[in-house]
RNA sequence: UACAUAUAUGGGCAAAGCUGUUGUGAAGCAGCGACGCAAAGCCAUGGGUCUUCUUAGUUAAGAUUGCCAGGUUGCACUU
Numbered sequence: 001u002a003c004a005u006a007u008a009u010g011g012g013c014a015a016a017g018c019u020g021u022u023g024u025g026a027a028g029c030a031g032c033g034a035c036g037c038a039a040a041g042c043c044a045u046g047g048g049u050c051u052u053c054u055u056a057g058u059u060a061a062g063a064u065u066g067c068c069a070g071g072u073u074g075c076a077c078u079u
Base pairs, nucleotide, nucleotide: 006079009076010075012037013036017032018031019030020029021028022027035066041072042071043070045069046068047067048064049063050062051061052060053057
């Protein structure tokens, strides 16, 4: 210096729920909140799920990275 395992600590994120707000909707944002998270940082690229629209999803327009994979960047510190 790099990797791995298990702890302690500092800082970080914030599920459900509630309130406000935006949207037809899935959901987003803000506040409270804390179930969890070492990438629960970022990217809708592949798959999944969901919404809208439609006679019809192998089509269209969207949502979700806290569903999985992939890509990319990446803290301090103890044994």
Record summary
c-di-GMP-I riboswitch aptamer from Halanaerobium salsuginis, 79 nucleotides, folded computationally. Of the family's consensus pairs, 94% are formed in the model.